[in-house]
Molecule: transfer RNA
Organism: Methanobacteriota archaeon
């Protein structure tokens, strides 16, 4: 410079055929122990990378833009 995959919670990562977002670990309290831990219950935590189209509706489809990884040159 070009291909090609991906960009969702704090971290790894799901999320089908568009109908509007979830688990695991961690974090905060409870409860249990003399304590910690390891159990159990509760809860916080998201412009879903930016923009822009299609649609009645977009995390999901287009398109271009930024960013990570890979290959090529």
């Nucleotide at each position: 410079g070009g291909g090609c995959u991906c960009g969702u919670a704090g971290c790894u990562c799901a999320g089908c055929u568009g109908g509007a977002a979830g688990a695991g670990c961690g974090c905060u309290g409870c409860c249990u122990u003399u304590g910690c831990a390891a159990g159990g219950c509760a809860g916080a935590g998201g412009c879903c990378c930016u923009g822009g189209g299609u649609u009645c509706a977009a995390a999901u489809c287009c398109c271009a833009g930024c960013g990570a990884g890979u290959c090529c040159a």